[in-house]
RNA sequence: ACAAAGAAAAGGCAAAACACGCGAAAUCGUGUUACGCAAAACCACCGGUCUAAGGAAUUUAUAUUUUUAAAUGUAAAUUCUAUGACAGCGGAGUCACCUCG
Numbered sequence: 001a002c003a004a005a006g007a008a009a010a011g012g013c014a015a016a017a018c019a020c021g022c023g024a025a026a027u028c029g030u031g032u033u034a035c036g037c038a039a040a041a042c043c044a045c046c047g048g049u050c051u052a053a054g055g056a057a058u059u060u061a062u063a064u065u066u067u068u069a070a071a072u073g074u075a076a077a078u079u080c081u082a083u084g085a086c087a088g089c090g091g092a093g094u095c096a097c098c099u100c101g
Stems, first nucleotide, its partner, number of pairs: 002101001004099001006098001012037002017032005035088001041094002045091003048086003054081013
């Protein structure tokens, strides 16, 4: 330097649940704990998944205006949308402990 493996030693990470907190939500952080993990380390580049505050469209109701069938506002419902997330879903990229060849 490259490859393999999880048998030993030293250690590492932490699902779900519960409590508290941030957030519109998805998510996330801390604590208890231990489902699992040899990259369950980093990274949203590709695919995928989650959410929809804001925005858009449609429908309904309602208020106002006027040239009377349109405009604008408000409320509700439905659909779409990432600018929000997920690395413990797969791939790409980066870095790495012990043992062993």

A computed fold for a 101-nucleotide RNA from Colwellia hornerae, annotated as c-di-GMP-I riboswitch aptamer. Its Rfam family is "c-di-GMP-I riboswitch aptamer". About the family: GEMM was predicted in a large-scale screen for bacterial structured RNA regulatory elements. Genes associated with GEMM are involved in a diverse array of functions, including chemotaxis regulation, signal transduction, secretion and chitin. The prediction has a mean pLDDT of 80. Taxonomically the source falls in Colwellia (Bacteria, Pseudomonadati, Gammaproteobacteria, Alteromonadales). The sequence was found by an Rfam model in a public genome assembly.